[in-house]
RNA sequence: GGGCCCUUAGCUCAGUUGGCUAGAGCGCCUCGUUUGCACCGAGGAGGUCAGGAGUUCGAAUCCCCUAGGGUCCA
Numbered sequence: 001g002g003g004c005c006c007u008u009a010g011c012u013c014a015g016u017u018g019g020c021u022a023g024a025g026c027g028c029c030u031c032g033u034u035u036g037c038a039c040c041g042a043g044g045a046g047g048u049c050a051g052g053a054g055u056u057c058g059a060a061u062c063c064c065c066u067a068g069g070g071u072c073c074a
Stems, first nucleotide, its partner, number of pairs: 001073007010026004019057001028044005050066003054062001
């Protein structure tokens, strides 16, 4: 330098052929329970879907560029 893959909540990930409101588990906060802690139950906060531009009535999803990571070739 070139090919391919990945980037979604604090962490691990789902979301699939574009369509309602972006989700799960763990973690965090509050309440209940307990003498107290843990477990358990109920509720809640937290995301510009890596960044930008484009296509479209509509983009996490499609195209392009950039950044970071992985892998292979030279």
A computed fold for a 74-nucleotide RNA from a bacterium, annotated as transfer RNA. Model confidence (mean pLDDT): 80 of 100. The sequence was found in a public genome assembly. It matches the Rfam family "tRNA". About the family: Transfer RNA (tRNA) molecules are approximately 80 nucleotides in length.